[in-house]
This is a predicted structure of a 1503-nucleotide RNA (small-subunit ribosomal RNA) from an uncultured bacterium.
Rfam family: Bacterial small subunit ribosomal RNA.
The sequence is in RNAcentral, with records from Greengenes.
RNA sequence: UUAGAGUUUGAUCCUGGCUCAGAAUGAACGCUGGCGGCGUGCCUAACACAUGCAAGUCGAACGAGAAAGCCAGCAAUGGUGAGUACAGUGGCGCACGGGUGAGUAAUACAUAGGAAUCUGCCUCUGAGUGGAGAAUACCCUAGAGAAAUUUAGGUUAAUACUGCAUAAGCCCGCAAGGGGAAAGGUGGCCUCAAGCUGCCGCUGAGAGAUGAGCCUAUGGCCUAUUAGCUAGUUGGAGAGGUAAAAGCUCACCAAGGCGAAGAUGGGUAGCCGGCCUGAGAGGGUGUACGGCCACACUGGAACUGAGACACGGUCCAGACUCCUACGGGAGGCAGCAGUGGGGAAUCUUGCACAAUGGGCGAAAGCCUGAUGCAGCGACGCCGCGUGGAGGAUGACGGUCUUCGGAUUGUAAACUCCUGUUAAGUGGGAAGAAAGAUCCAUACCUAAUACGUAUGGAGGAUGACGGUACCACUAGAGAAAGCACCGGCAAACUUCGUGCCAGCAGCCGCGGUAAUACGAAGGGUGCUAGCGUUAUUCGGAUUAACUGGGCGUAAAGAGCGUGUCGGCGGUCUUUUAAGUCAACUGUAAAAGAGCUCGGCUUAACCGAGUAAAUGCGGGUGAUACUGGAAGACUAGAGUACUGGAGAGAAAGGUAGAAUUCUCGGAGUAGCGGUAAAAUGCGUAGAUCUCGAGAGGAAUACCGGUUGCGAAGGCGGCCUUUUGGUCAGUAACUGACGCUUAAGCGCGAAAGCGUGGGGAGCAAACAGGAUUAGAUACCCUGGUAGUCCACGCCGUAAACGAUGAUCACUAGAUGUGGGUCGUGCAUAGCAUGAUCUGUGUCGUAGCUAACGCGUUAAGUGAUCCGCCUGGGAAUUACGGUCGCAAGAUUAAAACUCAAAGGAAUUGACGGGGGUCCGCACAAGCGGUGGAACAUGUGGUUUAAUUCGACACUACGCGAGAAACCUUACCUAGGCUUGACAUGUAACUGCUACUGAUAGAAAUAUUGGGUUCUGUAGCAAUACAGACGGUUACACAGGUGCUGCAUGGCUGUCGUCAGCUCGUGUCGUGAGACGUCGGGUUAAGUCCUUGAACGAGCGCAACCCUUGCCGUUAGUUGCCUGUCGUAAGGCGGCACUCUAGCGGGACUGCCGUGGAAACACGGAGGAAGGUGGGGAUGACGUCAAGUCCUCAUGGCCCUUAUGCCUAGGGCUACACACGUGUUACAAUGGCGAGCAACAAAAGGAUGCAAUACCGCGAGGUGGAGCAAAUCCCUAAAACUCGUCUAAGUUCGGAUUGUAGUCUGCAACCCGACUACAUGAAGCUGAAAUCGCUAGUAAUCGCAUAUCAUAACGAUGCGGUGAAUACGUUCUCGGACCUUGUACACACCGCCCGUCACACCAUGAGAGCCGUCGGCACCCGAAAUCAUUUUAGCUAACUGAGCAAUCAGGGGCGGAUGAUGAAGGUGAAGGGGGUGAUUGGGGUGAAGUCGUAACAAGGUAGCCGUA
Repeated sequence: UUAGAGUUUGAUCCUGGCUCAGAAUGAACGCUGGCGGCGUGCCUAACACAUGCAAGUCGAACGAGAAAGCCAGCAAUGGUGAGUACAGUGGCGCACGGGUGAGUAAUACAUAGGAAUCUGCCUCUGAGUGGAGAAUACCCUAGAGAAAUUUAGGUUAAUACUGCAUAAGCCCGCAAGGGGAAAGGUGGCCUCAAGCUGCCGCUGAGAGAUGAGCCUAUGGCCUAUUAGCUAGUUGGAGAGGUAAAAGCUCACCAAGGCGAAGAUGGGUAGCCGGCCUGAGAGGGUGUACGGCCACACUGGAACUGAGACACGGUCCAGACUCCUACGGGAGGCAGCAGUGGGGAAUCUUGCACAAUGGGCGAAAGCCUGAUGCAGCGACGCCGCGUGGAGGAUGACGGUCUUCGGAUUGUAAACUCCUGUUAAGUGGGAAGAAAGAUCCAUACCUAAUACGUAUGGAGGAUGACGGUACCACUAGAGAAAGCACCGGCAAACUUCGUGCCAGCAGCCGCGGUAAUACGAAGGGUGCUAGCGUUAUUCGGAUUAACUGGGCGUAAAGAGCGUGUCGGCGGUCUUUUAAGUCAACUGUAAAAGAGCUCGGCUUAACCGAGUAAAUGCGGGUGAUACUGGAAGACUAGAGUACUGGAGAGAAAGGUAGAAUUCUCGGAGUAGCGGUAAAAUGCGUAGAUCUCGAGAGGAAUACCGGUUGCGAAGGCGGCCUUUUGGUCAGUAACUGACGCUUAAGCGCGAAAGCGUGGGGAGCAAACAGGAUUAGAUACCCUGGUAGUCCACGCCGUAAACGAUGAUCACUAGAUGUGGGUCGUGCAUAGCAUGAUCUGUGUCGUAGCUAACGCGUUAAGUGAUCCGCCUGGGAAUUACGGUCGCAAGAUUAAAACUCAAAGGAAUUGACGGGGGUCCGCACAAGCGGUGGAACAUGUGGUUUAAUUCGACACUACGCGAGAAACCUUACCUAGGCUUGACAUGUAACUGCUACUGAUAGAAAUAUUGGGUUCUGUAGCAAUACAGACGGUUACACAGGUGCUGCAUGGCUGUCGUCAGCUCGUGUCGUGAGACGUCGGGUUAAGUCCUUGAACGAGCGCAACCCUUGCCGUUAGUUGCCUGUCGUAAGGCGGCACUCUAGCGGGACUGCCGUGGAAACACGGAGGAAGGUGGGGAUGACGUCAAGUCCUCAUGGCCCUUAUGCCUAGGGCUACACACGUGUUACAAUGGCGAGCAACAAAAGGAUGCAAUACCGCGAGGUGGAGCAAAUCCCUAAAACUCGUCUAAGUUCGGAUUGUAGUCUGCAACCCGACUACAUGAAGCUGAAAUCGCUAGUAAUCGCAUAUCAUAACGAUGCGGUGAAUACGUUCUCGGACCUUGUACACACCGCCCGUCACACCAUGAGAGCCGUCGGCACCCGAAAUCAUUUUAGCUAACUGAGCAAUCAGGGGCGGAUGAUGAAGGUGAAGGGGGUGAUUGGGGUGAAGUCGUAACAAGGUAGCCGUA
């Protein structure tokens, strides 16, 4: 000292990317901002710069030398200023300090070494400092020029310059010998001549220190879509050159040198100490501070000097800027400030040399934008504050609210305090003690001078600075924000908005109830800051050394051979390179760690210590690895003896079959398909027999058999040939393994040349299919398939599994050997062993699936490959190819996934099993007609609304003339038609009239409010009940069924749906619930890692069928009376309605393990007896806000309420559901007028009777009902009609009526008479029904004033058929596939069209870069040259003038040489009409390729 989370899925595990939380920054931006300390501040344009300053100093090196001012003086003038200033000669410095990071991938840097060097000032040692000479600046005079600057003449000094002398331990030389320097200044003593002496200098020599130069090794970037580079190049010996080694340079000689351990080229970059991050290893970085390097407008060059090829020097060239009198000149902020510009962005044109340091000087001192300070900036780090204590009526206000309250919140107010910071006043350190001065001592000396050293004394010196710090004064007074609150991730509510506006780091929010937008309240986090953006590391084990992988997720090269390289058996000796150990040198300081210390603390600073894993040195150890030497045989190989084989190549050969040709025989078809057609055939096909030709392929054997490295190899024979296995243990003696590069092989398709061509068959043609069918199917058919030679070099080239070695349970097949054993010995059986090839399986591994001695286990060695999906098996470039193309191989852009395995479902034009009036078998319908009714559509002022596959459509509605009623038109009302409450006023109201009106309503009359208390009473008060006004509110069939409750439909009365415990699995999940049987049933039995349980099933309930019992009115009658109604009697029967019984596979037989099945008996009933009610978990955002309830929204003189009239009843049409029919199984008429059940009846049912053709009317017995009433039809019997649009059918229409009702026109039902339509059994299609069912017949009821062909019930009559489960539909279980999970009405592909984005090609065009060749050739250096010219020192000659020599200047020539020019190629960038593909984009077009057997299995390579 190591932390994770979100996101792929319905869920899971894994792989894998994206994203977040952390730390950091020379930062920037937004909002905000009190103080202080310490740091820090152009990352961009090495862009251009106005202005000021940044390097001077020395009079003790030298000559010359003012002025102002002041003083004195009448003035002249003198003194002072002052030997000062300015300028010059000369010396030292200007090569430091300061800036920047352009260039540079090595002429750099870091670390460790090395030898062939120099070094001013400084230190030490010892030696010297003698004597001459010639100039020159300044200055003066005279000029030139606009200026910068400059010419001539004259004068002068030096520590300037030149000789002479002298000299060494110096230099040259083997030696002899030769060469060979200097400068003085300023103090002191002084007899001022000379001398002595101190200090500072000068010269040469040696040594040191410091600094610098050079060389070597090692280390640290990317790129191979850069593979070859190099001619002074590599080396030699010689010469030159340098401070110094060296091709550093030159001539000559040799042909080397570098490179896969990456040369050369390209891109990028100053390097390091360090800094950031990280557990570390690493990764990133190089700001500030420190070391080194490089640069100074761009390029080149040298000079001076100890040091430069020189930031504030020179020369040249170039670009730019400025001045100009146009002739010519001047300049270089990457010094400090500052300006413009660029940019997201980075400060004052400050103070001071007080300190530290530097330059000069003997020193004082001067200079110093180094530095010290201050200023500006929250840019960073650190510290402090914005108050403290008390204070509940839990104030007001705000917000929320379930209306009670909660919260803001002790927060505020208020009370009592404190006084940091800021403000004011006063005080007040340290940074400053050296030098200088004085004193003392010592040294020096002749010396008490001078000087040096030590000690002491006392005074001077502060930019910061109105400092830090301290005290006092007043006063809570002046000082809090920012971000966030869906998850990650701490923190929630309300309102607004309504896929809009917006948010967003990822997932994702927003379409009317948003904790995700905006605002508010509240909360959370941090705090003078907080957020955002950018960047780095971390998390990321997501490049894996620590520390990953490659069967299916990305990933093993198609296979072999093989070089470099990597790795390598046993034993011995040696060495000591690797390795290990202690010691040692170094690893600058700063920083980081630790311990102390100084600022009040901290940041910051100081001191010490440790560390610095690195490199070097010598020493030691020798197990292992390596080197050297020797041996061995277990690896590997050889030999010999046997063996198997579709191993390879070449040659030959055989039979069957297809096709074709010929001949015979034979006749109308053949062929082909799901069905057809194209095609062939009377010119004789197919079929059949015989003969022949030709090509290709080799049935049976044949086998998860064999061989081969892989691709691949299949009749038989011969030849040649490779590998392999077993045995023996003779030979070699590690000869081995792997393998970039290289080389070879490499299916099919394809290409070239030449053959060949039977069958098959891309392309193509025709026929079908189809909406289309450039397909699938059919008929033909060319390349090709075959051979030879040569290319290509790819495949799902797969075991999707690289090669080699070793180890690690077994079981069981099979191929090839060898060795045994037994036996009935051509052999069989069995065992051991070696080697192949399969299946199962333990441990182990794996995400799982699976693998498992043929590993995907455990280890070792080597190679190849992977790092999200798409773009992309692509582009560009290179290589190869005849081409097709192969190989190598990116980026922009885009997405948050893509993917693997397994799970649960769902689905399949997958499989298996089973069920259902599902089909089939039957009966009757619908679809055609007319009408009824509902719906759509249309229409309308309105035709109110809802319901839409099954599961809307005779449904809500079990009843629209008004009402209903929700719609429309018109007239009205506004606390309202209805509820509650408050306040004020008031006394009516019910009931009954009149007028106006369509009514509502309005106006106007009549009409005694009630109760209690007080009071004689009038009346007052209170209450009840009303009215009017005002306010709260009422009201809404207005919206949202996608906010809801409740209720309902459907799957489905289908047999399913789950749980607890346990077990299995990493997990989702599984088992149970599966399997085998059985059932109507997850019903039951049985097996089994399950054992149990729940909701469903069944049963319990109702009804019906049999019996018993109880009871007996209104029921009944074995009796009786009566005309009848009914009475009396009775309760046996029917019936009624209570209670019981009965049926349980209980009994028998057969089968079966059982469950159970089949058959039988008995029984009224037999295998859930028939029927009903009863509807699991759930599905469909199914239906309903118009039953009701209800959140939210909306309306409030209207979307509420009242009223009248209209509409919901419309009508070219379409559909659903029905009724009536089309007739003789019928119609009509007649008859006995036969036989029910259930239900209903007082605003009712209504009998007998009478009237009417009838509907009905009159009338009213009976009945609140087993009492009375409503109350049957088909059937049966007889007659008639006689096959027709009829004596069928009844629509429509006319007339006349009846009933109900306020009202029958829109718009009722019924009756009578008349009328008499369509329709003669219904196409495609489709519905119901399995027994008291279908069919058929009527009856009743609800609703209801009236009004059913509907609905709900009731009974009467009463069938046919079911072989069976192939098919259709629906469902259940098991299994299988899946790219589906909104679940197949799924998913999803490609073209086209449109918009946008990036990118490739592109006739070209435009910059740019480096190299090459040539031209030109500045400055400069070097060399050569000089009898144009100029020239002080030295030498010689001369008395001298002067002359000559040497040297120099200047000139000339040559070499090198920057910039520039020209040329041909090349690299890279930008742009470009047009064009190619790619990506992205809520609702475009065409198809349907893939996922299920995806409807032709899919996929790979090729054409």